RNAcentral holds the sequence, with entries from ENA and MGnify. Predicted 3D model of a 74-nucleotide RNA (transfer RNA) from Amycolatopsis sp. RNAcentral records the identical sequence in 2 taxa. Its Rfam family is "tRNA". Rfam classes the family as a transfer RNA.
RNA sequence: GCCUUUGUAGCUCAGCAGGAAAGAGCGCGCCAUUACGAAUGGCGAGGUCCCAGGUUCGAGUCCUGGCAGGGGCA
Numbered sequence: 001g002c003c004u005u006u007g008u009a010g011c012u013c014a015g016c017a018g019g020a021a022a023g024a025g026c027g028c029g030c031c032a033u034u035a036c037g038a039a040u041g042g043c044g045a046g047g048u049c050c051c052a053g054g055u056u057c058g059a060g061u062c063c064u065g066g067c068a069g070g071g072g073c074a
Stems, first nucleotide, its partner, number of pairs: 001073007010026004019057001028044005050066005
């Protein structure tokens, strides 16, 4: 340098062929339970979906260019 793949909540990830109010587990907060904890159960907070453009009535999802991580080739 070229090809390829990943980038969504603090962490690990889902999101199927563009349209439901963006989800799960763990973690965090509160409550219940307990003599106190742990465990368990309930409720809740937390996201400009890497950045910038484009297509579209509508983009996490498609296209282009960047940036960052992984893999391959030279």